RNA sequence: GAUGAACGCUGGCGGCGUGGAUUAGGCAUGCAAGUCGUGCGGGAUCCUCUUGAUGGAAGCUUCGGCCGAAGUCUUGAGGUGAGAGCGGCGAAAGGGAGAGUAACGCGUGGAUACCUACCCCCGGAUCAGGGAUAGCGUCGGGAAACUGGCGGUAAUACCUGAUAAUGUCUCCGGACCAAAGGUGUGAUUCCGUCUGGGGAUGGGUCCGCGUCCUAUUAGCUUGUUGGUGGGGUAAUGGCCUACCUAGGCGAAGAUGGGUAGCGGGCGUGAGAGCGUGGCCCGUCUCACUGGGACUGAGACACUGCCCAGACACCUACGGGUGGCCGCAGUCGAGAAUCUUCGGCAAUGGACGAAAGUCUGACCGAGCGACGCCGCGUGUGGGAUGAAGGCCUUCGGGUUGUAAACCACUGUCAGAGGGAAGGAAAUGCAUAGGGGUACUCUCCUAUGUUUGACCGAUCCUCAGAGGAAGUGCGGGCUAAGUACGUGCCAGCAGCCGCGGUAAUACGUACCGCACAAACGUUAUUCGGAAUCACUGGGCUUAAAGGGUGCGUAGGCGGCCUGGAAGGUGGGGUGUGAAAUCCCUCGGCUUAACCGAGGAACUGCGCUCCAAACCGCCAGGCUUGAGGAAGGCAGAGGUAAGCGGAACUGAUGGUGGAGCGGUGAAAUGCGUUGAUAUCAUCAGGAACACCAGUGGCGAAGGCGGCUUACUGGGCCUUUUCUGACGCUGAGGCACGAAAGCUAGGGUAGCGAACGGGAUUAGAUACCCCGGUAGUCCUAGCUGUAAACGUUGAGCACUGGAUCGAGGGGGCUUCCACACCCUCUCGGUCGUAGCGAAAGUGUUAAGUGCUCCGCCUGGGGAGUAUGGUCGCAAGGCUGAAACUCAAAGGAAUUGACGGGGGCUCACACAAGCGGUGGAGGAUGUGGCUUAAUUCGAGGCUACGCGAAGAACCUUAUCCUAGUCUUGACAUGCUUGGGAAUCUCUGUGAAAGCAGAGAGUGCCUUUCGGGGAGCCCUUGCACAGGUGCUGCGUGGCUGUCGUCAGCUCGUGUCGUGAGAUGUCGGGUUAAGUCCCUUAACGAGCGAAACCCUUAUUCCUAGUUGCCAACGGAUCAUGCCGGGGACUCUAGGGAGACUGCCGGUGUUAAACCGGAGGAAGGUGGGGAUGACGUCAAGUCCUCAUGGCCUUUAUGACUAGGGCUGCACACGUCCUACAAUGGUACGCACAAAGGGAAGCGAACUCGCGAGAGCAAGCAAAUCCCAAAAAACGUGCCCCAGUUCGGAUUGCAGGCUGCAACUCGCCUGCAUGAAGCCGGAAUCGCUAGUAAUCGUGGGUCAGCAUACCACGGUGAAUGUGUUCCUGAGCCUUGUACACACCGCCCGUCAAGCCACGAAAGUGGGGGGGCGCCGAAGUCACCAAGCUAACCGUAAGGAGGCAGGUGCCGAAGCGCAACUCCGCGAUUGGGACU
Repeated sequence: GAUGAACGCUGGCGGCGUGGAUUAGGCAUGCAAGUCGUGCGGGAUCCUCUUGAUGGAAGCUUCGGCCGAAGUCUUGAGGUGAGAGCGGCGAAAGGGAGAGUAACGCGUGGAUACCUACCCCCGGAUCAGGGAUAGCGUCGGGAAACUGGCGGUAAUACCUGAUAAUGUCUCCGGACCAAAGGUGUGAUUCCGUCUGGGGAUGGGUCCGCGUCCUAUUAGCUUGUUGGUGGGGUAAUGGCCUACCUAGGCGAAGAUGGGUAGCGGGCGUGAGAGCGUGGCCCGUCUCACUGGGACUGAGACACUGCCCAGACACCUACGGGUGGCCGCAGUCGAGAAUCUUCGGCAAUGGACGAAAGUCUGACCGAGCGACGCCGCGUGUGGGAUGAAGGCCUUCGGGUUGUAAACCACUGUCAGAGGGAAGGAAAUGCAUAGGGGUACUCUCCUAUGUUUGACCGAUCCUCAGAGGAAGUGCGGGCUAAGUACGUGCCAGCAGCCGCGGUAAUACGUACCGCACAAACGUUAUUCGGAAUCACUGGGCUUAAAGGGUGCGUAGGCGGCCUGGAAGGUGGGGUGUGAAAUCCCUCGGCUUAACCGAGGAACUGCGCUCCAAACCGCCAGGCUUGAGGAAGGCAGAGGUAAGCGGAACUGAUGGUGGAGCGGUGAAAUGCGUUGAUAUCAUCAGGAACACCAGUGGCGAAGGCGGCUUACUGGGCCUUUUCUGACGCUGAGGCACGAAAGCUAGGGUAGCGAACGGGAUUAGAUACCCCGGUAGUCCUAGCUGUAAACGUUGAGCACUGGAUCGAGGGGGCUUCCACACCCUCUCGGUCGUAGCGAAAGUGUUAAGUGCUCCGCCUGGGGAGUAUGGUCGCAAGGCUGAAACUCAAAGGAAUUGACGGGGGCUCACACAAGCGGUGGAGGAUGUGGCUUAAUUCGAGGCUACGCGAAGAACCUUAUCCUAGUCUUGACAUGCUUGGGAAUCUCUGUGAAAGCAGAGAGUGCCUUUCGGGGAGCCCUUGCACAGGUGCUGCGUGGCUGUCGUCAGCUCGUGUCGUGAGAUGUCGGGUUAAGUCCCUUAACGAGCGAAACCCUUAUUCCUAGUUGCCAACGGAUCAUGCCGGGGACUCUAGGGAGACUGCCGGUGUUAAACCGGAGGAAGGUGGGGAUGACGUCAAGUCCUCAUGGCCUUUAUGACUAGGGCUGCACACGUCCUACAAUGGUACGCACAAAGGGAAGCGAACUCGCGAGAGCAAGCAAAUCCCAAAAAACGUGCCCCAGUUCGGAUUGCAGGCUGCAACUCGCCUGCAUGAAGCCGGAAUCGCUAGUAAUCGUGGGUCAGCAUACCACGGUGAAUGUGUUCCUGAGCCUUGUACACACCGCCCGUCAAGCCACGAAAGUGGGGGGGCGCCGAAGUCACCAAGCUAACCGUAAGGAGGCAGGUGCCGAAGCGCAACUCCGCGAUUGGGACU
């Protein structure tokens, strides 16, 4: 894009189309094929007239009667003509359906052994007779359907005779064959009939070509192939039959299986194609299923016949009837498909002389948005941009000129009325003209006759009145916001959305698209070059057969001639119509319809051309092959020979181990091993040579010799003359393993045994060891059979190496050198390639042939077939399932990969932790509560630089407040502010009482500002949640040396280069090289501190010299020398020397120097990583809360203790403890503070109190060290936990729950398992000191100095890190990815004892109807016959064939199936 559609939602009108796609399932009812009386007999009914009878109305009457209507019956005539019958024509058309059919069925183009009613043309004829039979009458049978006997009747029904060619047959003499009349006064003239010829139309039959899938269907066929005779037919023919023959078809796909009506066309597509065959047209086939014939011009017959079967109906049970796949309609099944309508008015058909009759063909209407097309649902104006809705940054925006409102219009629909046209012919009548003589007929004119249904269009009326939805809005793809929801509910065509900020779900608003529709589903074409003819591929993505030989086939060198199959051109026939296209035209337009043209790319016939392909003939040598002469070689087969090694045997020597491994053990060995020597035996394999060397088609081939044998190369250019290439099937070869039979067996060695290893070890390692490995004969037929690259030919720059020949140069030989042919490699140009790569050995450029591929899994599985002894091979699916699987390359990350390098990373050392007691944090447990956070390194003496109350938190219990403890604004009422007191209570709070009247202004009434109380409203408040919404800050990798950019260059690209390489460094530090050149953030440097020195300055610091004073002291005068303080300089830069190195960077050593190679320390932390940490510092989005999750208060808790872990303190002692004596720091702090001295106290401390806002005073004693004494190795004079008593201090308050002191008590612990931490020098270790926090509380933290080591100069290993490289199936990046079993659920498939059904054949039995043949004793009108009979016919019978049925053995397909197998998903 399309549809005979269906479904959802919605729905105003009209035109034109279209509508049972499924059950070729079953059908009630009505209709769908009749017509002709001008073929025939007969004739109901009715009418008229008439004969007779009856009847008796009305009238008249002389009342005696007369006349006598209607009606009824009846005779005859006429008219009418129902129903049925005989006969003719039609019923074989029209209409429906697509079951069957893979076929001469259809399409196209040809052919002829044929027929053709009605129609047209031409010729001839139409004579004489006859016998029946329906109807009818009568008598029967039967429920019915129907049917029997007898009697008689007509014809355009039937029959005979005559006539007989232009007919048929023929032996060429001859023989044979027909008819019907009707109408009419009247027919050689009209309508018919017969016969012959021709035509037209329609059909039969035959042939070439075309026409789906399947080889997991490979062979099929006996009337089969052909012939002869015969039969049959309209006609050819095995169509049938007898005989003869052995053929016919098939890989160009026979036979079988599946599916299907075919075509014109239709849909799509640029086309080629692909899909399809509804409506319309052509054709075929079918008519309940199967079989059969009859009639007929035509049928084996949709609404005919016979038989069989199934089904249904009627029945009196005896028997009958029926066939909607005609039009309507009904049931069923289904997602699904209409009215039991009108009319023959038109068109067409049947019959008829005609009028006419019939016609569910047809024409119309109805139903269905099923499709296409058209129209409308209003038009113009209208801003306070109304209201409402939605959103909002709260300003507004949007819906939106949309509405309202104003002014108009009148399409469509509605109501009323009119009306063109579809109608022209036929018939009849009249008039005129023509034909041929008519009863016939043609033309013209006039009059008359016919509309089922539709209705353009016109007039009138009213009023914007009656008329809009559907889908979508994450991307593809036009169109977004809010709310709700919270991996729920749901969406989804693909990708994918949804786990609390969803443009993706649901709703709303808004928007987008289309519009009486819009979406969805299904199907098909396109995009899809994704089956590639046009127009693809096969090294690594799927894909080259393991290799060769070769059949069919395909393709094929140069020249000449011929013919003309292919090919090209011209002409011609055909290619139905419709459709498509173009141009006109008709409906108001369009859809739709009409006319003309073009086209229908095809097929046939014919003419021309002869380049090319093919064919025929002739020639050629370059392709190919042969010959001669040489050459190399693990080419093959067979036989023989050889040495080394190995194992075994025998003997000698020898004497304890050997062997084996990472280490061992099993094993061998005193019965003598291993080792060694000699001899013998056996089997297998052939060291060195040996090589990106050689040979072979591949597999493959390696000692030497001989024989046989295949191929290759070179040279000569002698011969043949295209003999060639490829190769479906086929045949042969084909590693290893394996199999069969027989041998052989030294070594090795599946299986197996043992020893180890291990969690286990059915393995790797070791000791043994059977098949096998070897030979002979066979089988198997596969490999990563790989160059993952089929074979052949040609062309397209090179360089270089190896192997085999030939030639040249050189006077010759040789070494070189050059040329050339062939083979094997490497590098590389162009090109190619997705890239990697390839590149004259192509994966380049071309040609030829073969094989193979078409997403992954399922699966090389199942099944079938075939091969094999088996193992198994070859061929080879589907269901189901996934949205990927895959290739090449890139950047990372990772590796029990590699290289280089670094770090207290290891090693070397020192000291610890892990064991004890205690302190502290965490987990766990407990609890009313034990608030919260932090969780490997990078949480755990962390937030917390200090929880008794406070702190302190939705921690708990209890009591209270509600505009609030805190902020701003408005508001009601009251009051100065403020202060004091009372009750209650644990307090907060609640309730109440009193004192007190300020400032500005004033008209003295008052008003205003601030403040307080109070009422109400906005709001406050939240350490409530989300660190996975965030900012900021921080940790970590890591003070590791990295991380990037610009321009250029390379690459399709991701990216690369730079940043790599060689050196060097602590360093991407620097140097050199270099398609890179530069630059930035990092490193370094700049900054602070410390080490040396100088200058300046000397108070509170210092005191050498001078002076003074003191028991003594820088105490004082003074001084600036020194120390020191704190400002400013200097100094260190690989600067100098030597060596190494590339003349570099730099390194090593040295000198000088206080310091030497960044001197020590600090601050300083690149791009980034960990959704790392923090919403409880702070800030902040969203959410939640509002008499509470806010606020206040009291008490408790955060300190709770079977336990576990982290970090520390103190120890276990003699390098110690204790006592006494005695020496030397640094850096700090101090006013709600540090607090001297003095007094008291054993002490903590207390009292009193000087000094000091501090280089001045105080804290303040430094301690270890050193000296001396004691202790004497012990649970101690070690260790100090725990506990008791008595005290001290802080504080409102030390019970839960502080610190300290004294006395007493004196626990564990005697150096710590596995494991683990820190440290490279003023470091570790050890010793004290200070500070912050703080009322008080320090084993923690942050600082300070004192004493002061050991070891290493290495990088194998552990951990971590950097650079380069490599592999990768990882990218959430190895804490990755991922495999298999098992458990459970579910899905599809296979196997399976068997079981149920379908299909097409075969064989046998039975055998209906019926044709044909034969018989025909029974019956018998036409003809013959002096009549007896005959001819002919028929009933009936028999035979062949024969449907259905029954049976048998197979084949094939489908279903079910206990159990079972693998597979998919969760």
Overview:
Predicted 3D model of a 1466-nucleotide RNA (small-subunit ribosomal RNA) from an uncultured bacterium. Rfam family: Bacterial small subunit ribosomal RNA. Its family is annotated with ribosome and structural constituent of ribosome in the Gene Ontology. The prediction has a mean pLDDT of 84. The RNAcentral record of the sequence draws on ENA and SILVA.